Bacterial RNase P class A from a Rhodocyclales bacterium, 381 nucleotides, folded computationally.
The organism belongs to Rhodocyclales, within Bacteria.
It matches the Rfam family "Bacterial RNase P class A". By type it is a ribozyme.
């Protein structure tokens, strides 16, 4: 320089005018209130300054807040699920182990392709030796292993040649012995080689592989060694199900304060008097009138609301997620719900989309552009 992967960043600029919503200053004016001094809302209009996003989005996880409550313990239920380490916390995220897995370059080949496979990509990645369950089709046979097609004639039996009459060849495969080869299949009860055997087979052996132990290294996961076991212990737990660990519950329409008019509740006065019922009547009783005060509530307002596990800078400490310390900054807060609109000029012509308590993640969509880092190849010093 070439190709490849991976991570991080920006999200059309610029300018005038007219708008919209919040904030601060001024301010015409109007309103409560008043001890006339004043305080206290509102507030046209006018000047300054702010005004979506990496995802604001799905609401899938975790957490702050708030209430209910007082969550101790168990029991049902969910989640999570190699190790380590970050974090408020988490199923997120950092590094590490193991498994699987593409491309380039490489070897080998004519080819087709085969090995080896770089940076990288993927995992619900405890337990299958508690227990119980499953495995379509096909196949002989799917976990109590089996014998289609094949292989053998050791063994007992049958012919048929010999025989020294003890037997000994030979032939067929009825009993039988095998599992090496072939076939089914997603998976065939360890693999390959050699020995070995009638023919076979861990039967025996070397090496893989498993497998409990040990011994090195490592915090660990694991990895590696050298004996030892003849293979017992095949898959599936995204099947119950074991076993660890975590989890009260509803949610900003949470809650929290102010508080009308009606109608109700609940006190305490008022009336030499009312009206009604009871009653012949008189007292008494009960409703029932007025007025004040108190209490709960609804409309309605007001907070809740945005300074916060904030953001940038720069040191330090960590392989990294993240931690500390200092400095600077202040960056939307609505309630029918604002961020808009027209013009000029530019370019590389402009994607997905738009808060509603916040705040780490996750995944879903996104025109394009910039920058780093790894790697493999080529060249040059």
């Nucleotide at each position: 320089g070439a190709a490849g992967c991976u991570g991080g960043c920006c999200a059309g600029g610029c300018a005038a005018c007219c708008g919209c919503c919040g904030g601060g200053c001024g301010a015409a004016g109007g309103g409560a209130u008043u001890c006339c001094g004043g305080u206290c809302c509102c507030g046209a209009c006018g000047c300054c300054g702010g005004g979506a996003g990496g995802a604001a989005a799905g609401u899938c996880c975790g957490g702050g807040c708030u209430c209910c409550g007082c969550a101790g313990a168990g029991c049902a239920g969910g989640a999570u699920g190699c190790c380590g380490g970050u974090u408020a916390a988490c199923g997120a995220c950092c590094g590490g182990g193991c498994g699987c897995u593409a491309u380039a370059a490489g070897u080998c080949g004519a080819a087709a392709g085969a090995c080896c496979c770089a940076a990288g990509g993927c995992g619900a990645c405890g337990g299958a030796a508690a227990g119980u369950g499953c495995a379509a089709c096909a196949g002989a046979g799917a976990a109590u292993a089996g014998a289609c097609c094949g292989c053998c004639g050791a063994u007992g039996g049958c012919u048929c040649a010999g025989u020294u009459c003890g037997c000994u060849g030979a032939g067929a495969u009825c009993a039988g012995g095998c599992a090496a080869g072939g076939g089914u299949g997603a998976a065939a009860c360890g693999g390959c080689g050699a020995g070995g055997u009638a023919a076979g087979a861990g039967c025996u052996c070397a090496c893989c592989g498993c497998g409990g132990a040990c011994g090195u290294g490592g915090u660990a996961a694991c990895a590696c060694g050298g004996a030892c076991g003849g293979c017992a212990c095949g898959g599936c737990a995204a099947a119950c199900c074991c076993c660890a660990u975590c989890c009260g519950g509803a949610g900003c329409a949470a809650g929290g304060c102010c508080a009308a008019a009606u109608a109700g509740g609940g006190a305490a006065g008022c009336u030499u008097g009312g009206g009604c019922g009871u009653g012949g009547c008189u007292c008494g009783c009960g409703c029932u009138g007025c007025u004040u005060c108190c209490g709960g509530g609804u409309a309605g307002g007001c907070u809740g609301c945005u300074u916060g596990a904030g953001c940038g800078g720069c040191g330090c400490g960590g392989u990294a997620a993240c931690g500390c310390g200092u400095c600077g900054c202040c960056u939307a807060g609505a309630g029918g719900a604002a961020u808009g609109g027209u013009u000029g000029c530019c370019c590389a012509c402009g994607a997905c989309a738009g808060a509603a308590c916040c705040c780490g993640g996750c995944u879903u969509a996104u025109c394009g552009g910039c920058c780093a880092g790894c790697u493999u190849c080529a060249c040059u010093u």